[in-house]
RNA sequence: UGCUUAAGUAGCUCAGUGGUAGAGCGUCAGGCUGAAAACCUGAAGGUCAUUGGUUCGAUUCCAUUCUUAGGCA
Numbered sequence: 001u002g003c004u005u006a007a008g009u010a011g012c013u014c015a016g017u018g019g020u021a022g023a024g025c026g027u028c029a030g031g032c033u034g035a036a037a038a039c040c041u042g043a044a045g046g047u048c049a050u051u052g053g054u055u056c057g058a059u060u061c062c063a064u065u066c067u068u069a070g071g072c073a
Base pairs, nucleotide, nucleotide: 001073002072003071004070005069006068007067008066011025012024013023014022019056027043028042029041030040031039049065051063052062053061
């Protein structure tokens, strides 16, 4: 450098595979406590890597580009 496979979703680890985007941990607030921890309740946090296409409708299907990891030359 070329070819090829997998992955890219919340701060982190991951689910969701056409029809309103979620969980655990973390963060913040409240409850509880003499005060903490633990526990309970609530909240915030997402252009679903990019750009197009298909579709009534796309995180999901198709193509392209980018990034990361592996394999081959």

The RNA shown here (transfer RNA) has 73 nucleotides and comes from Tetrahymena malaccensis. The sequence is in RNAcentral, with records from ENA. It matches the Rfam family "tRNA". Gene Ontology term of the family: triplet codon-amino acid adaptor activity. The source organism's lineage runs through Eukaryota, Sar, Ciliophora, Hymenostomatida and Tetrahymena. Model confidence (mean pLDDT): 85 of 100.